[in-house]
Context: one part of a larger RNA
RNA sequence: CUGGGCGUAAAGCGUGUGUAGGCGGUUCGUUAAGUCGGAUGUGAAAGCCCUGGGCUCAACCUGGGAAUUGCAUUCGAUACUGGCGAGCUAGAGUACGGUAGAGGGCGGCGGAAUUCCGGGUGUAGCGGUGAAAUGCGUAGAUAUCCGGAGGAACACCGAUGGCGAAGGCAACCGCCUGGGCCUGUACUGACGCUGAGACACGAAAGCGUGGGGAGCAAACAGGAUUAGAUACCCUGGUAGUCCACGCCGUAAACGAUGAGAACUUGACGUCGGUUUGCUCUGCGAAUCGGUGUCGAAGCUAACGCGCUAAGUUCUCCGCCUGGGGAGUACGGCCGCAAGGUUGAAACUC
Numbered sequence: 001c002u003g004g005g006c007g008u009a010a011a012g013c014g015u016g017u018g019u020a021g022g023c024g025g026u027u028c029g030u031u032a033a034g035u036c037g038g039a040u041g042u043g044a045a046a047g048c049c050c051u052g053g054g055c056u057c058a059a060c061c062u063g064g065g066a067a068u069u070g071c072a073u074u075c076g077a078u079a080c081u082g083g084c085g086a087g088c089u090a091g092a093g094u095a096c097g098g099u100a101g102a103g104g105g106c107g108g109c110g111g112a113a114u115u116c117c118g119g120g121u122g123u124a125g126c127g128g129u130g131a132a133a134u135g136c137g138u139a140g141a142u143a144u145c146c147g148g149a150g151g152a153a154c155a156c157c158g159a160u161g162g163c164g165a166a167g168g169c170a171a172c173c174g175c176c177u178g179g180g181c182c183u184g185u186a187c188u189g190a191c192g193c194u195g196a197g198a199c200a201c202g203a204a205a206g207c208g209u210g211g212g213g214a215g216c217a218a219a220c221a222g223g224a225u226u227a228g229a230u231a232c233c234c235u236g237g238u239a240g241u242c243c244a245c246g247c248c249g250u251a252a253a254c255g256a257u258g259a260g261a262a263c264u265u266g267a268c269g270u271c272g273g274u275u276u277g278c279u280c281u282g283c284g285a286a287u288c289g290g291u292g293u294c295g296a297a298g299c300u301a302a303c304g305c306g307c308u309a310a311g312u313u314c315u316c317c318g319c320c321u322g323g324g325g326a327g328u329a330c331g332g333c334c335g336c337a338a339g340g341u342u343g344a345a346a347c348u349c
Stems, first nucleotide, its partner, number of pairs: 004320003007303002012317001014201004021194003025088007033081002035077008049065006091191001092188005097182003103177006110154001115149007125136002162169002206247006215241002220236004258316006266294013298305002322349003331342004
């Protein structure tokens, strides 16, 4: 090199956009680079292999042949691949018409609840637990009523639901804005797929500057528990959680399942379109696109997967190669830092 793999055994980059590269629909013509065939030259000799000969045999020596799978030149072949030219519309895209949605950004605005403040009523407890205590309360708490302040999150609807590339997204209203799906017609005419680098996005926590701070709550303090209790339980409580701007770039970033395409019995739900039937508040049928459950064939070590494949195939990328050492050390790059990324070896079993 060939070869085997990646749901759970080691292994799919967190996700996208996209450069180089790889791969690429259909028809005709042309070319003849790849590809295939012939010829010529060359591919030293020796050796190996085949077949003769010489030492009484053999080793050994020696004649001939084959082989040397290659390269070059030349003459041909033209199915496939490539190049060039001209077309096509089934891939891809555009326009017009509809349509669903917590998709994103900004600005407003609403009610419930917690807390705090002021006032009224009212009096001895409240709170908390397995039981307690710390704590709060006669300077009037808890409870209850009225008013006010402020921050954060949006009960019901709500779903086995929807949207988004992923992370993720939920009161309501407005503005700006991305993507999807469906139907029919017109248009472009392969414009496509993947994607090393690169770039962008990327939960929570954390960091910087400035705000904000109701509730919750690392750290911390106290009370319990306990042999101890640097915990679990309780009372408090600061960062933080929130906003703006800038960093960080990680995760059980999970479907532990890369992207795209084609093909392969079904059944039952559900969401969004379109067409259509009927005894038309409605109930069906067909079809396209999502999202689920169960399951033919097939696959799988089994579990399970099963048109949303882990089935049958093709293209491209990423990744794996015994456990520990170790996602460590060193170096590089990135970061304010925390650290991230790339990523060994000795040794050992």
The part of an RNA shown here (small-subunit ribosomal RNA, central domain) has 349 nucleotides and comes from an uncultured Lysobacteraceae bacterium. Model confidence (mean pLDDT): 90 of 100. The full RNA is in RNAcentral, with records from ENA, Greengenes and SILVA.